RNA sequence: GCGGGUAUAGCUCAGUUGGUAGAGUACAAGCUUCCCAAGCUUGGGGUCGCGAGUUCGAACCUCGUUGCCCGCU
Numbered sequence: 001g002c003g004g005g006u007a008u009a010g011c012u013c014a015g016u017u018g019g020u021a022g023a024g025u026a027c028a029a030g031c032u033u034c035c036c037a038a039g040c041u042u043g044g045g046g047u048c049g050c051g052a053g054u055u056c057g058a059a060c061c062u063c064g065u066u067g068c069c070c071g072c073u
Base pairs, nucleotide, nucleotide: 001072002071003070004069005068006067007066010025011024012023013022019056027043028042029041030040031039049065050064051063052062053061
């Protein structure tokens, strides 16, 4: 230099024939218990790496760009 993969909640990840962003876990509150743990219920938390474009509408399509991983030269 070229090609490919990946980036989404604190953490681990799902979600792509474009249509309200989710799960587990962690955290907070409540229930329960003499207390803790476990269990159950509820809740907070997101500019979907960044910038632009297409579209009525983009995590998803297109272009550029950054970090990380792999391969080639």

Annotation:
The RNA shown here (transfer RNA) has 73 nucleotides and comes from Desulforapulum autotrophicum HRM2. Rfam family: tRNA. The family's RNA type in Rfam is transfer RNA. Lineage of the source: Bacteria > Pseudomonadati > Thermodesulfobacteriota > Desulfobacteraceae > Desulforapulum autotrophicum.